RNA sequence: CGGGAAAUAGCACAGCUUGGUAGUGCACCUGUUUUGGGAACAGGGGGUCGCAGGUUCAAAUCCUGUUUUCCCGA
Numbered sequence: 001c002g003g004g005a006a007a008u009a010g011c012a013c014a015g016c017u018u019g020g021u022a023g024u025g026c027a028c029c030u031g032u033u034u035u036g037g038g039a040a041c042a043g044g045g046g047g048u049c050g051c052a053g054g055u056u057c058a059a060a061u062c063c064u065g066u067u068u069u070c071c072c073g074a
Base pairs, nucleotide, nucleotide: 001073002072003071004070005069006068007067010026011025012024013023020057028044029043030042031041032040050066051065052064053063054062
């Protein structure tokens, strides 16, 4: 330098192919239970999806640029 993949909640990921209110597990908070802790059960909070722009009534999803990480090639 060229090609490809990944980026979504504190952590690990799904959702993208087929555009239509952003989800799961763990963690965290509250309650019940327990002498207390842990465990179990019930409930709750937290992310405008790496960044910027475009298309669209509507974008995590499609298009363009760009940043970071990884892989392959030179």
Molecule: transfer RNA
Organism: uncultured Bacilli bacterium